A computed fold for a 128-nucleotide RNA, annotated as FMN riboswitch aptamer (RFN element). The sequence was found by an Rfam model in a public genome assembly. Its mean pLDDT, the model's own confidence on a scale to 100, is 79.
RNA sequence: AUAAUUCUUUGAGGGCAGGUGUAAUUCCUCACCGGUGGUACAGUCCACAAACAUCGUAAAUUUUUAUGCGAUGCCGAGCAAGCGAAAUUCUUGCACCGACAGUAUAGUCUGGAUAGGAAAAGGAUGUU
Numbered sequence: 001a002u003a004a005u006u007c008u009u010u011g012a013g014g015g016c017a018g019g020u021g022u023a024a025u026u027c028c029u030c031a032c033c034g035g036u037g038g039u040a041c042a043g044u045c046c047a048c049a050a051a052c053a054u055c056g057u058a059a060a061u062u063u064u065u066a067u068g069c070g071a072u073g074c075c076g077a078g079c080a081a082g083c084g085a086a087a088u089u090c091u092u093g094c095a096c097c098g099a100c101a102g103u104a105u106a107g108u109c110u111g112g113a114u115a116g117g118a119a120a121a122g123g124a125u126g127u128u
Stems, first nucleotide, its partner, number of pairs: 001128001004125007015030001017029003031108002033098002035048004043096002052073007078094005100111003
């Protein structure tokens, strides 16, 4: 330096605003936030994770539940101009988007979640 195996740690942010109302951090106005890898620096490109649904399977429990694992499905949103060799990534301008459950309709509140996780960093074994 490095195929492979394995361990540890890390691994998501944001409204005590105003208005209406019996009631809203949910509506309206305004404000604010942006996981991981790739690529000219990305919430909007390409891919991944989470969430949700269905099916299969495993062990447990004991008879239909919940959980693990796997597969499949589902999975939001950007244009214009400028600079440049190169940017839907930078700059300027104007836009847009945000799982499920609860509750006056939620990206920002509460909850599943002290969970899970793409991945990142470091160590050990080992190969050359």